Context: one part of a larger RNA
RNA sequence: UUCUGGUCAAGGAACUCGGCAAAAUAGCCCCGUAACUUCGGGAGAAGGGGUGCCCGGCAUCUGCCGGGCCGCAGUGAAAUGGGGGUAGCGACUGUUUACUAAAAACAUAGGUCUAUGCUAACACGUAAGUGGAAAUAUAUGGACUGACACCUGCCCGGUGCUGGAAGGUUAAGAUACUUUGUCAUUCAGACUUGUCUGAAGAAGCUCGGUGUUGAAGCCCCAGUAAACGGCGGCCGUAACUAUAACGGUCCUAAGGUAGCGAAAUUCCUUGUCGGGUAAGUUCCGACCUGCACGAAUGGUGUAACGACUUCCCCACUGUCUCGACCAGAAACUCA
Numbered sequence: 001u002u003c004u005g006g007u008c009a010a011g012g013a014a015c016u017c018g019g020c021a022a023a024a025u026a027g028c029c030c031c032g033u034a035a036c037u038u039c040g041g042g043a044g045a046a047g048g049g050g051u052g053c054c055c056g057g058c059a060u061c062u063g064c065c066g067g068g069c070c071g072c073a074g075u076g077a078a079a080u081g082g083g084g085g086u087a088g089c090g091a092c093u094g095u096u097u098a099c100u101a102a103a104a105a106c107a108u109a110g111g112u113c114u115a116u117g118c119u120a121a122c123a124c125g126u127a128a129g130u131g132g133a134a135a136u137a138u139a140u141g142g143a144c145u146g147a148c149a150c151c152u153g154c155c156c157g158g159u160g161c162u163g164g165a166a167g168g169u170u171a172a173g174a175u176a177c178u179u180u181g182u183c184a185u186u187c188a189g190a191c192u193u194g195u196c197u198g199a200a201g202a203a204g205c206u207c208g209g210u211g212u213u214g215a216a217g218c219c220c221c222a223g224u225a226a227a228c229g230g231c232g233g234c235c236g237u238a239a240c241u242a243u244a245a246c247g248g249u250c251c252u253a254a255g256g257u258a259g260c261g262a263a264a265u266u267c268c269u270u271g272u273c274g275g276g277u278a279a280g281u282u283c284c285g286a287c288c289u290g291c292a293c294g295a296a297u298g299g300u301g302u303a304a305c306g307a308c309u310u311c312c313c314c315a316c317u318g319u320c321u322c323g324a325c326c327a328g329a330a331a332c333u334c335a
Base pairs, nucleotide, nucleotide: 001330002329003328004327005326006325007324008323010321011320014319019316027051028050029049030048031047036041038147052069053068054067055066056065057064058063070074082314083313084312085311087309088308089306090305094106095105110145111144112143113142114141115140116139122131123130124129148301149300150299151298153231154230155229158228159227160224161223162222163221164220167219168218169217173213174212175211176210177209178208181205182204185200186199187198188197189196190195191194232250233249234248235247236246259293260290271287272286273285274284275283
């Protein structure tokens, strides 16, 4: 000097990103216990008092009453809750990154939409077959949301999905006509009389073309947003000023409703005001100018719960002012 323990004057978070770590609290009995609340809770809330041993009396499921004794101290050691308030998020118990993340992430009960009539939908498999299910719409699959309370506005123009079938478009195929090549055969010519050259050319096959016919799909017509998604701008106006209930105009499928709002969202920003502090970029309550909240990519609340996150207070302390000493273990020095 380091590590592991122990003690400390005065102060008591001044330490620090942050009370991290430590200290404090603690068992049992009695009294007592707030806001809020889903009436279950909150609650061991908080906050007080008692606690050993001996004797006597009364009770006899372990106590009550009275008297006395000792110590600084009686849950005499050990084990053994620190507490309160505010706000955010998530309802809760649960689950998760085996080896840096336990959470506000995942799940959840509940809600909604959607598919599926049973050889179900869906999934695995080339198939046989199997799961779903030895189930049957109060069932099963898929998707979103996420207890509960109050609610969940407008837009179907785009994309998707569902339904529709009049018209347009449209493949293979079918069919009719036409066309290219080939060619039996016929005709003409030439001669060396069985060959060559040229022309026309049925059927079949074949190369193209056109017409008619020809489903779904697409175009089209509707519906649908707890489907994917979207939810404006400019100008003027009231007898102080300011503001604009009001008016005008352009665009749109429709122009953001309720509620919330400098928010886990606010750039400007340490916004402004209030509270708390002697002093507060954090915190709480408001305001609304929402750069860029907003309603099941759910909105706003919410008792209980949380090794979650924020801020404050009480208690407590070597975290600190500021260090000191003790014990043990190392390092180091000497032998």
Record summary
Large-subunit ribosomal RNA, domain IV from a marine metagenome, 335 nucleotides, folded computationally. Rfam family: Bacterial large subunit ribosomal RNA. Rfam links the family to the GO terms ribosome and structural constituent of ribosome.